This is a predicted structure of a 356-nucleotide RNA (Bacterial RNase P class A) from Cellulomonadaceae bacterium TMED98. Rfam family: Bacterial RNase P class A. By type it is a ribozyme. The sequence was found by an Rfam model in a public genome assembly.
């Protein structure tokens, strides 16, 4: 210098003028006015996960159902984050994994091919026998060839009529033992066994672990207004926040007709909070201390304009000119994940080239 890979930060700025909202204070008889602090995000989007909180309710067990899937840790919790293990890609940094089980069972593997799972004899090889000398029949074989994504481990030998793990040596896989390391998943060394009967669970399924439901239009309080009636079933439940069963509680439940109300306050922002420092930890993160209080609207506010600056692109020798500055908008709150995005800045690591 070039390329790659991983991570972090910002999200246009300032002044003047006009304008908007909550809150606090002051003024005004009131209407209203004045001053001050503050006033959308890195994703506020998606609503995909997990919670806090509220109610059922002072509430249980089982089945069904759903989620998840290597090990250990973090966290309020998680399908999130960190570290490690195994497998794969890459020269590497690094990235990826619907990571348990195919000997519990069921299913699927098209076409081609003889045959696709405890599956086979098409071409061939060997032997017997026969022959019109082309071949036919019987038996053995799975080493060679072919088909296919995949065809009963591989290389070399012994042996055989010809072959074959039939046997042997080595290698690979599978199973088992011992020793060592590790919290563990696993790893390393060594020994034994001819055991070598595929793949697929991101197919159904089995196994391990986890899971009440509904949701701020949850819910609580205040004020005001009104009018109850009929029928069926029940009082031994047909009711009680997914479904079923048991349990528990309760005396009403359901359907139809009819009347009143839709107002106000709270929930609603001081937190599993943020920033900094120290300590512990490989890390995620935790503990301690200090400092700070950063929208809380309620049909729902934060905008317009002039000028200057910043940044990107094009033109230009330069001065400068022209154009662009994205994605996007809180509504109970928080931790994640996914998606969209103009442009800028910073850093770690890997590879190649060059120079000293």
């Nucleotide at each position: 210098g070039a390329g790659g890979u991983c991570g972090g930060c910002c999200a246009g700025g300032c002044u003047g003028c006009c304008g908007c909202g909550u809150c606090a204070c002051c003024c005004u008889c009131a209407c209203g006015g004045g001053u001050g602090c503050c006033g959308a995000g890195g994703a506020a989007c998606g609503u995909c996960c997990g919670g806090g909180c509220u109610c059922c309710a002072c509430a249980g067990a089982g089945c069904a159902g759903g989620g998840u899937g290597g090990u250990g840790g973090g966290u309020a919790a998680c399908a999130c984050c960190c570290a490690c293990c195994c497998g794969g890609a890459g020269u590497a940094a690094u990235c990826c994994g619907c990571g348990a089980g195919a000997u519990a069972g069921u299913g699927c593997c098209a076409c081609a091919g003889a045959g696709a799972g405890u599956a086979g004899a098409c071409c061939g090889c060997c032997g017997a026998c026969u022959u019109u000398c082309g071949g036919a029949u019987c038996g053995g074989u799975a080493a060679g060839g072919g088909u296919g994504a995949a065809a009963g481990g591989g290389u070399g030998g012994u042996g055989u009529a010809a072959g074959a793990g039939a046997c042997c040596a080595c290698c690979a896989g599978a199973g088992g033992g011992a020793c060592a390391g590790g919290u563990g998943a696993c790893u390393g060394u060594u020994c034994c066994u001819g055991c070598u009967c595929g793949g697929u669970a991101a197919a159904c399924c089995u196994c391990g672990c986890c899971c009440g439901g509904a949701g701020c239009a949850a819910g609580a309080c205040c004020a005001a207004a009104c009018a109850g009636g009929u029928g069926u079933c029940g009082c031994c439940a047909u009711c009680g926040u997914u479904g079923c069963u048991c349990g528990c509680g309760u005396a009403g439940a359901c359907a139809c007709c009819g009347g009143g109300u839709a107002g106000g306050u709270c929930g609603c922002u001081a937190g599993a909070a943020a920033u900094c420092a120290g300590c512990g930890g490989u890390a995620a993160c935790g503990c301690u201390g200090a400092u700070u209080c950063g929208a809380g609207a309620g049909a729902g506010a934060u905008g317009g304009u002039c000028g200057c600056c910043c940044u990107c692109a094009g033109g230009g020798a330069a001065a400068c000119c022209u154009g662009g500055g994205a994605c996007a908008g809180a509504a109970c709150c928080c931790g994640g994940c996914g998606u969209a995005u103009c442009g800028g800045c910073c850093g770690g690591c890997c590879u190649c080239u060059u120079u000293a």